RNAcentral holds the sequence, with entries from ENA. This is a predicted structure of a 418-nucleotide RNA (Bacterial RNase P class A) from a Chloroflexota bacterium. A source record names the gene rnpB. Its Rfam family is "Bacterial RNase P class A". By type it is a ribozyme. The model forms 95% of the base pairs in the Rfam consensus. The prediction has a mean pLDDT of 75.
Formats: sequence, C1' cells, structure tokens
RNA sequence: GGAGUGGGCCGAGUGUGUCGCUGCGUGAGGAGACUCGCGUAGAGGAAAGUCCGAACUCCACAGAGCAGGGUGCUGGAUAACGUCCAGGCGGGGCGACCCGACGGCAGAGUGCAACAGAGAGCAGGGCGCCUCGGGGGCGCAAGCCCCUGAGGUAAGCGUGAAACGGUGGUGUAAGAGACCACCAGCGGUCCGGGCGACCGGGCCGGCUGGGCAAACCCCACCCGGAGCAAGGCCAAGCGGAGGACGUGGCGCGGCGCGCAAGCGUCUCGCCACCUGGGCGGCUCGUCCAGCGGGCCUCAGGUAGGCCGCACGAGACGCCGAGCAAUCGGCGCCCAAGAGAGAUGACCACUGCGAUGGGCCAGCCCGCUCGCGGGCAGGCCCGUCGACACAGAAUUCGGCUUACAGGCCCACUCACCCU
Repeated sequence: GGAGUGGGCCGAGUGUGUCGCUGCGUGAGGAGACUCGCGUAGAGGAAAGUCCGAACUCCACAGAGCAGGGUGCUGGAUAACGUCCAGGCGGGGCGACCCGACGGCAGAGUGCAACAGAGAGCAGGGCGCCUCGGGGGCGCAAGCCCCUGAGGUAAGCGUGAAACGGUGGUGUAAGAGACCACCAGCGGUCCGGGCGACCGGGCCGGCUGGGCAAACCCCACCCGGAGCAAGGCCAAGCGGAGGACGUGGCGCGGCGCGCAAGCGUCUCGCCACCUGGGCGGCUCGUCCAGCGGGCCUCAGGUAGGCCGCACGAGACGCCGAGCAAUCGGCGCCCAAGAGAGAUGACCACUGCGAUGGGCCAGCCCGCUCGCGGGCAGGCCCGUCGACACAGAAUUCGGCUUACAGGCCCACUCACCCU
C1' cells in the first nucleotide's frame, strides 16, 4: 500500500440580498377583528417506525388467590425497561472481533421428529462377517463358486440432521465395555480459586450418546385499564329550569336601613297616560289584552378561547469515584412550541462531488542518456450536479430501521511490495 475490525463525529456555510411563514417583544393605525413597521428566536441524528420502559392525567382498587400476558446465565447501572456495562459459557472467524430467549439433573409428567433408512427410544439383522445344515455346478483331488434354511454377531458398508463413546489390545467361530490401557463424556464425592455464573484438579462408578421447552408443562420474578383527542378552567348562539313584568302618580299595609326626618323595596287599591284589539261611520265612551314578547337569575355545556406546553430523570465545561455502564460535586446556560399544523423559495459566493484544459514539480521502471511509460499530488481557468435519509406535535430513557458524501481515533492480517 491492500484487505479488514471496533468506536466517535460532521452531514453544508455566508449574505444590512429579494419575496414569504410561525411564536414573542415593541411602535403606529383601527371601535374591534386586524393591518403595517422594527427587533429577536425558529427541526433531527434519526424529529421516523410507534416496538419496549417511564413521567404526567383520568377511571378502578381492602387483602390474597385463580385466569391471562411478559421476562429468563451471573454481577452491576438505572426512575424503569425486553435497555446498557462488565464477566461466564456455547458457536463463528487466522486475527482484531462478532453472534446467542443462554432457567428446568430443584422435583414430576406428556408430546414431536418430515424424507431417507432394515431400524428413531429402553432400537435395528438390508448388505456383510461367523457356525451348523440342504441343493446344484466345476475339478482326479485338495478345494472353489452359486442358490437356500436355522442361528450368532452392532466391528465394517449403506440411510439420515441424529444410529446407543473413540484409539489400540486381550478375547472369540465371528464379534461385542465382555475385559484391559489411554482419551472423551456423564454422575457422585473431595480440595482449591471466584461475590457469583463458573473454572482448575484428585478419587470413585463401565455409568456410555441423545435432540427439541420462540412444544405442552414446571420453577423464579414482574404486570390494573385508558391515553395530551389524557385532563382542567372560562364560555357565545340555540335549547333547559325558575322568577317577575306596560309607564307614572297617590294611598293603606308589610319588610330592610336609619336616633329621627326619611330612603329603598314588595303586595294590593284608585287615578291618569301609552300600545294593540273588539263594539262603533268618526270623536267621546266602554270592554279586553299588555305573557305568540322581551327582561332577570341558575345549572349543564356545544362552537370558540385559555391552561396542560417547554426549567427538565435538562444541555455544556471542569474535577472526583468506578475497568465500564453510570454516579457525585462545582461552575455556567435557557435553546421552536404550531393546532390541519410555521421553520420555505430564488439569487450570488464559498464548500462538496463529477468532468475538460493549462502550469508546476515528486516517486518508480526502461533504455539508444534525454526520451518513453506508469502512479499519486499542488495551483489556476471553465462546465455540469443542485447536495443523502428525512419534517417536531405532551415530555423523557432505550431499541430498531433509513442515510449521498466525508473526517478522526484505536486495533488486526492466511495476501502483495519495500
């Protein structure tokens, strides 16, 4: 150099530029709704999927159990978690490193295993090997070959994801943990290390495979439901319930205030006036109505408005504890809050990427020794691309998924070059 492994970070910038949007502050105009001007703030590493865990809110709730759901090696972190850190074990990779729902011999039970195969649970005789027997063929014979019956045999072949330990020996008709040595596994026991998961070692037992619990089941632990359209406050219009009612004057009486004068209010009566209607040709008169109407009060509550809602398990820096996740102390900062949902579009320059040309100079190789070839680089001038994934919606902690281009750190190597 190449090929990789792990981690961290950026993911466009600038402009008194032009036109717009949302919140807040402020000035002017307007009765108000609102309008105009100025200033200021205005998306992310995932804001996403809505998969876990919480805060918060409302509803339910004595306690315990059943049902149902979830989690599942050990120790720690945390508000909590199915998350994170460290470790153990198993698997993969030469390696850096990566992956794992990884409890169940604590005690007990059930189930499943396609296809292939003779046989798949306390297995199996298909081929083969061996013994005994029957028949046939060849051969002078010894014997050899073929077919077949009964039995022995789990060493070999073959099937399978998996076939009841491995190697060597003894043994045997042939074989076999049948027996022996070593190795591997399992169980028991003892010793040592570790908080623990677990690890190392000694002895004993021929005990010798099992797999699947994201199958039922068992064990341990955890779990009430719904969600900011939660929920709270204010409250038009229409509708609901209740009350009183034309205006003024006078009077009796009741009630309240006041020492009193008096004032206020209510019921009733009388008079006058007003409005509408009936009788009436009209006026006067007389009779009826003033309740098909507006007024007051109250409760719930729609539209709508406000709160929830931006100071929080908060961001950043330093120091300390810890291998780390994380925690503690101090300092400093306040950074969008819309409600059909603003944070945008254009232009210029810079950056980035692709590409063309020119100049400069570097390294390597070759030789005809000043030329050719290859590789990587810097500067300048152009052209093009408009530049990933994606858009807050109550708020946090995680996980997962998407992502053009680029930067940094640490580490590894069966390859090539020096």